[in-house]
RNA sequence: CACUUAUCAAGAGAGGUGGAGGGACCGGCCCUGUGAAGCCCAGCAACCUGUAUAUGUUAAUUAUACAAGGUGCUAAUUCCUGCAGCGCUAGCUGAGAGAUGAGAA
Numbered sequence: 001c002a003c004u005u006a007u008c009a010a011g012a013g014a015g016g017u018g019g020a021g022g023g024a025c026c027g028g029c030c031c032u033g034u035g036a037a038g039c040c041c042a043g044c045a046a047c048c049u050g051u052a053u054a055u056g057u058u059a060a061u062u063a064u065a066c067a068a069g070g071u072g073c074u075a076a077u078u079c080c081u082g083c084a085g086c087g088c089u090a091g092c093u094g095a096g097a098g099a100u101g102a103g104a105a
Base pairs, nucleotide, nucleotide: 003103004102005101006100007099008098013041015040016039017038021031022030023029025082027080028079042074043073044072047070048069049067050066051065052064053063054062078097083094084093085092086091
């Protein structure tokens, strides 16, 4: 870089450091020196994982609860949009793209 699959309307900091940028890309629209990114700490969630209980002849599986070891995340719905359908419009639905987890090559 490409493949499979699940999820993406909830949640989370007036902390330290750092110094100008950031929100993937396009077009918008925003955030930012009342301080961006990055790093540290703190926190959120519970995909993988662990434990317990139930199911099951055993095993596998599935469900629920708890914990948080591996990831992830902590402005705005994945900030909106790019393609298609419906619609006069507003808008709605789906796809695509992207992100993250797990797996496979």
Predicted 3D model of a 105-nucleotide RNA (SAM riboswitch aptamer (S box leader)) from Clostridium acetobutylicum.
Its mean pLDDT, the model's own confidence on a scale to 100, is 81.
The RNAcentral record of the sequence draws on Rfam and Ribocentre.